[in-house]
Model confidence (mean pLDDT): 76 of 100. A computed fold for a 100-nucleotide RNA from a candidate division GN15 bacterium, annotated as Bacterial small signal recognition particle RNA. It matches the Rfam family "Bacterial small signal recognition particle RNA". The literature on the family includes a 2016 paper in Proc Natl Acad Sci U S A by Righetti et al., "Temperature-responsive in vitro RNA structurome of Yersinia pseudotuberculosis". Its family is annotated with SRP-dependent cotranslational protein targeting to membrane, signal sequence recognition and signal recognition particle, plasma membrane targeting in the Gene Ontology. The sequence was found by an Rfam model in a public genome assembly.
RNA sequence: GGUCGGGUCCUGUACAGCAGCGGCCUUCAAACCCCGCCAGGACCGGAAGGUAGCAACGGUACGAAGAUCCUUCUGUGUGUUGCAGGUUCUCCCGGUCUGA
Numbered sequence: 001g002g003u004c005g006g007g008u009c010c011u012g013u014a015c016a017g018c019a020g021c022g023g024c025c026u027u028c029a030a031a032c033c034c035c036g037c038c039a040g041g042a043c044c045g046g047a048a049g050g051u052a053g054c055a056a057c058g059g060u061a062c063g064a065a066g067a068u069c070c071u072u073c074u075g076u077g078u079g080u081u082g083c084a085g086g087u088u089c090u091c092c093c094g095g096u097c098u099g100a
Base pairs, nucleotide, nucleotide: 001097002096003095004094005093006092007091009086010085011084012083013082014081015079016078017076018075019074020073022071023070025066026065027064028063034059035058036057042051043050044049
């Protein structure tokens, strides 16, 4: 000095991390225009009984809040992670060849 390989550099991808929306869980949450069950009272009936149905109770929905785990999705120069491809000779390591 040449050359090969690896690292470095770039791209893509997988995985993980970080952040966010949603789902799941808990609580609140519909006076009536949601559901169920309907005390009292009202209505029908001679009566038996029936009808509609407020409050209360229970449930559910729109919605709101909360905790950490799980989970879908989105984003992300966070990763001496893995894989594949590309580029350079700037740098580092190793092998080899040649010359002095």